Annotation: Model confidence (mean pLDDT): 81 of 100. This is a predicted structure of a 73-nucleotide RNA (transfer RNA) from a Thermoleophilaceae bacterium. The RNAcentral record of the sequence draws on ENA and MGnify. Taxonomically the source falls in Thermoleophilaceae (Bacteria, Bacillati, Thermoleophilia, Thermoleophilales). Its Rfam family is "tRNA". The family's RNA type in Rfam is transfer RNA.
């Protein structure tokens, strides 16, 4: 140099033939306790690495770059 696989909320990951983005923890509010923790109830929070393409419609396809892990010479 060449293959491949991977990037979604703080974090760990789901996300089924392309058709309005979840969950679990955590965070913050309440309920309970003399208090703290646990339970339990509710809520916040991400445009899907980054630019382009195809579509009526892209997290899902395709191209290129990044960046992370393995692999080959």
């Nucleotide at each position: 140099g060449c293959c491949c696989g991977c990037u979604u909320a703080g974090c760990u990951c789901a996300g089924u033939u392309g058709g309005u983005a979840g969950a679990g923890c955590a965070c913050c509010g309440g309920u309970u306790u003399u208090g703290u923790a646990a339970a339990c109830c509710g809520g916040c929070g991400g445009c899907c690495g980054u630019c382009g393409g195809u579509u009526c419609g892209a997290g899902u396809c395709c191209g290129a770059c990044a960046g992370c892990g393995g692999g080959c010479u």